[in-house]
RNA sequence: CAGGAGAAAAGGCAAACUCGCCGAAAGGCGGGGACGCAAAGCCACGGGUCUAAAGACGCCAGGUCAAUGAUAGCCGGGUUGCCAGG
Numbered sequence: 001c002a003g004g005a006g007a008a009a010a011g012g013c014a015a016a017c018u019c020g021c022c023g024a025a026a027g028g029c030g031g032g033g034a035c036g037c038a039a040a041g042c043c044a045c046g047g048g049u050c051u052a053a054a055g056a057c058g059c060c061a062g063g064u065c066a067a068u069g070a071u072a073g074c075c076g077g078g079u080u081g082c083c084a085g086g
Base pairs, nucleotide, nucleotide: 001086006083012037013036017032018031019030020029021028022027035073041079042078043077045076046075047074048071049070050069055065056064057063
């Protein structure tokens, strides 16, 4: 400097489940815990998925629609980057 190829080593993250808190929910944050991860670091830009509060409709069934909510550990894209190797 380039790239994202991963054999070893160092270090890192942490699914399910569980406890506490927040939230309408999806889900998030913190503790425990490890299924896995070479970007499982960061960004909701495109697609997907989840939820359905406000609101609207309404045959009144709390039903249907509804993202401005959530997901970066669904995929793509953007961006930064450790070690080893070149």